[in-house]
Molecule: c-di-GMP-I riboswitch aptamer
Organism: Lysobacter enzymogenes
C1' cells in the first nucleotide's frame, strides 16, 4: 500500500419512543434514550430508489409525467479513517 473483518482491544455513532424547537409536510436541530452499525464518518453540485408538496393529464381518483424539498440509518458510487489478520 492492497484485501479482509473477530469468538480481540481501545473507543465511536445513536433506531424507535419521549421532551423542547423549526417546517405546509416529508423531515431537520437539541436533550434524553440505545434498535442496531466495521464506516450508521462525509458527499443527493454523481446514478438509482423512496417520502412529502405543487403542477400537468382526467368528469373524478389512481397511475403516469414534470418541478421543488427531503432521506447518507434505502442502495450503488466517490472520498476519508481506528485496530487487527493476510
Nucleotide at each position: 500500500a492492497c484485501u479482509c473483518g473477530a469468538c480481540a482491544a481501545a473507543g465511536g455513532c445513536a433506531c424507535a419512543a419521549c421532551c423542547g424547537g423549526c417546517g405546509a409536510a416529508a423531515g431537520c436541530c437539541g436533550g434524553c434514550g440505545u434498535c442496531g452499525c466495521a464506516a450508521a464518518g462525509c458527499u443527493c453540485c454523481c446514478g438509482g430508489g423512496u417520502a412529502c408538496c405543487g403542477g400537468c393529464c382526467c368528469a373524478g381518483c389512481g397511475c403516469g409525467c414534470c418541478g421543488g424539498c427531503a432521506c447518507g440509518g434505502c442502495c450503488g458510487a466517490g472520498c476519508u479513517a481506528c485496530c487487527g489478520a493476510g